[in-house]
Context: one part of a larger RNA
C1' cells in the first nucleotide's frame, strides 16, 4: 500500500409505527351577502415572536340549556387568579363585531385620505371629539311638470316603501365557440358543439300532458335505466359517426288562460258603436264551446237575482298553534383488578371464576370481554332549526246545476301556418330529404278548416300548431355526521402527516419545495472534572443512555483506529 478480522465514524435505506392523506357507502345540508358575505388588513395576553381564538365590550360579554371539579388555548415556565354561591368545558339564543372588501358619501397606489346633513359632547367661541344619515340601478306610491291653450307625455323630485349588485366545488340550462389530433399526407369530415369565455337558475335543472308515434293492430305527456343495436342509415361510402320505434324496469298527476257570449266600470263620442280593464263564462279532437229552443232529473233560508247559511268537495296552498318525529350539549350501561410463574412494567403463560341483545373499536408500562373510554341495549332539550307526519284553525277555489237530442254557424292562438333563396338543427355531409328553428322575401285557410305518416299525389288512419303552469323517477358534491376499505404509510399517500400554498423563485401571469418518531413516565442527567465555548470523562435516572434531545430501528456508498497475513 492491498486484502481480510475487529471497532468506531458518517449516512439516512429498511423494519415497525401514524397524527395526514385516497377511495367509496348511507343520512344530512345544497347556499352565503346592504341586518354588509367570502376573504383580508390592523390589533387583542401580566410576561407574546408564531399559531389559535376573538373585536377598543378583543384567548373574551349575558342569558338559557348540558355537565360536576378542577381551570386561565398550542405551551409543560415565572408570577397573579378563578372555582360546589357550580367555574373551565360542551350546546342554544343574543351582545359587542376597529378598517378594507360587492363596498355603497366623495377619492383611492386595498386596508388609507377628505366631506355634506342632524343630533349629542366639549370650549367665551372656532377647531376637536362620538352617533345616526347621505352610491347606482329596477319596481312602486306620492308631488312636480315642458315643447303647446288644455289636457297628456318626456323629464325633474321624494318615501322610517319592496328589490338587485358580491362570493360559492360540481351539477343544469342557454348565447359564443376552437386547435393539436384522427383520416398514416391533406380540403369535405374528424377531434366536437368537446376546451375555453360569457349571461342566468336551482336544491336540483332542463323536459312535459301530441297538430306524438304506430300501421291496418293500437299505444297515450315528460324524464332516467336495461334492451332494440353497433342494427336501421349517415359517411373523401375513407377515417369515423350513428339512430329511432317496439319491450323490459324506475316513477307516475295532471292542470290554467286567449276567443265567441253575459255582466260592470273607465275614455272616444253621441244616442251606437269603438276601445279598454274588471268579474263571470270557456279550454276541446269520438271535435269542443257560445248562443237558442225542447226534455229529464236537482238543497234550503231572505228574497228575486243577489246575498247569507248549509251541505259535498279540490288544493301541486299556509306566516300560525298544539302534539309527535329529527337536528343542534349530553345522560344510565353488564361481568376479576383472582392466585402463581416470566419481567421495569401483565394485557403475556398456567390454574380458578363471571358478563354477554355488550367477544365492534381505542387506551393503559408487552396482547385485556370482566381496568378505562367505549360497544349492545335504553334515556334525553330551556332554546333555536327542520319535517313529505298528525290535528286545529286559516287561505285559495270548486259546485248549487248537471245530462240529452234538435237547432244556429258567434269563437278556438297571423304577418302565423306554407313558399322561395341563405343557414342551421335532427344519427341522416344536399342527398329521393320529409321533420324542426329562422336571416330574408313573399304570404293563407277559419271545422264543408288544419297539421303529420321521410319527396310528391290519392286513398287511408291519426292528431289539433302558431298561450303558460307543471311534483316524482334524473345529475352532482365546496361541507356536516356516520360507516366501510384484497387503498398508501412518510422518494408512498393530497402540492401540504410538520405553522404550505408556507419558503424560496419570476416584473407579473404564475412557478413551489424541504421537512414525522426520546423514553411508560422528563425521569430530559444534581454534583465533581477537563474546556474560552462546543463537547467530554465520571456520578445519578432509567429496563436500556451506542435511548441524552435531527434522541426508535440504524443497510450501503465514504473516513478512520487497531490487528493478522501479503508486498
Nucleotide at each position: 500500500g492491498g486484502c481480510g478480522c475487529a471497532c468506531g465514524g458518517g449516512g439516512g435505506a429498511u423494519g415497525c409505527c401514524u397524527a395526514g392523506g385516497c377511495a367509496c357507502g348511507g343520512a344530512c345540508a345544497g347556499g352565503c351577502g346592504a341586518u354588509g358575505a367570502a376573504g383580508g388588513g390592523c390589533g387583542u395576553g401580566g410576561u407574546a415572536a408564531g399559531c389559535u381564538g376573538c373585536g377598543a365590550a378583543a384567548a373574551g360579554c349575558a342569558u338559557c340549556g348540558g355537565g360536576g371539579a378542577g381551570c386561565c388555548g398550542c405551551a409543560c415556565g415565572c408570577a397573579g387568579g378563578c372555582u360546589u354561591u357550580g367555574a373551565u368545558c360542551c350546546g342554544g339564543u343574543g351582545a359587542u363585531g376597529c378598517c378594507c372588501g360587492a363596498a355603497u358619501g366623495g377619492g383611492g397606489a386595498a386596508a388609507c385620505c377628505c366631506g355634506g346633513c342632524g343630533a349629542g359632547g366639549g370650549u367665551c367661541a372656532u377647531g376637536c371629539c362620538u352617533c345616526g344619515u347621505c352610491a347606482u340601478c329596477c319596481g312602486c306610491u306620492c308631488c312636480u311638470g315642458a315643447a303647446u291653450g288644455a289636457a297628456a307625455u318626456a323629464g325633474g323630485g321624494a318615501g322610517a316603501c319592496g328589490g338587485a349588485g358580491g362570493c360559492c366545488a360540481a351539477c343544469g340550462g342557454a348565447g359564443c365557440g376552437a386547435a393539436c389530433u384522427g383520416a398514416a399526407a391533406c380540403a369535405u369530415c374528424u377531434a366536437a358543439g368537446u376546451a375555453g369565455c360569457u349571461c342566468c337558475a336551482g336544491g336540483a335543472a332542463a323536459a312535459g300532458a301530441a297538430a306524438u308515434c304506430a300501421a291496418a293492430c293500437g299505444a297515450g305527456a315528460u324524464u332516467c335505466c336495461c334492451u332494440g343495436a353497433g342494427u336501421a342509415g349517415c359517411g373523401g361510402c375513407g377515417a369515423g359517426c350513428g339512430a329511432a320505434a317496439g319491450g323490459g324496469g324506475a316513477g307516475g298527476a295532471g292542470c290554467c288562460c286567449a276567443a265567441a257570449c253575459c255582466g260592470g266600470g273607465g275614455c272616444g263620442c253621441a244616442u251606437g258603436c269603438g276601445u279598454u280593464c274588471c268579474g263571470g263564462g270557456g279550454u276541446u279532437g269520438u271535435a269542443g264551446g257560445g248562443c237558442c229552443g225542447a226534455a229529464g232529473c236537482g238543497g234550503g233560508g231572505c228574497a228575486u237575482u243577489g246575498u247569507c247559511c248549509c251541505g259535498c268537495g279540490c288544493g301541486a296552498g299556509c306566516a300560525c298553534g298544539u302534539g309527535c318525529a329529527c337536528a343542534u350539549a349530553g345522560c344510565c350501561g353488564a361481568a376479576g383488578u383472582g392466585a402463581g410463574c416470566u419481567g421495569g412494567a401483565a394485557c403475556g403463560c398456567u390454574c380458578c371464576a363471571c358478563g354477554a341483545u355488550a367477544c365492534c373499536g381505542g387506551g393503559u408500562g408487552a396482547g385485556a370481554g370482566u381496568c378505562c373510554c367505549g360497544u349492545a341495549g335504553g334515556c334525553g332539550a330551556a332554546a333555536u332549526g327542520u319535517g313529505a307526519c298528525a290535528u286545529g284553525g286559516c287561505c285559495g277555489u270548486g259546485u248549487g246545476g248537471c245530462u240529452u237530442c234538435g237547432g244556429u254557424a258567434c269563437c278556438u292562438g297571423a304577418g302565423u301556418a306554407c313558399g322561395g333563396c341563405g343557414g342551421g338543427g335532427c344519427a341522416c355531409g344536399a342527398g329521393a330529404a320529409a321533420c324542426c328553428c329562422u336571416g330574408u322575401c313573399g304570404g293563407a285557410a277559419u271545422c264543408u278548416g288544419g297539421g303529420g305518416g321521410g319527396a310528391c299525389c290519392a286513398c287511408c288512419c291519426u292528431c289539433c300548431a302558431a298561450g303558460g303552469c307543471u311534483a316524482c323517477a334524473u345529475a352532482c358534491u365546496c361541507g356536516u355526521c356516520c360507516g366501510u376499505g384484497a387503498c398508501c404509510g412518510a422518494u408512498a399517500g393530497u402540492g401540504a402527516a410538520c405553522c404550505a400554498g408556507u419558503a424560496c423563485c419570476g416584473u407579473g401571469a404564475g412557478g413551489g419545495a424541504a421537512a414525522g418518531g426520546u423514553g411508560a413516565a422528563a425521569a430530559g442527567c444534581a454534583c465533581g472534572c477537563c474546556u474560552g465555548a462546543c463537547g467530554g470523562c465520571g456520578a445519578g435516572u432509567g429496563a436500556a443512555a451506542u435511548a441524552g434531545a435531527u434522541c426508535c430501528u440504524g443497510a450501503a456508498a465514504c473516513c478512520g483506529u487497531g490487528u493478522g497475513c501479503c508486498u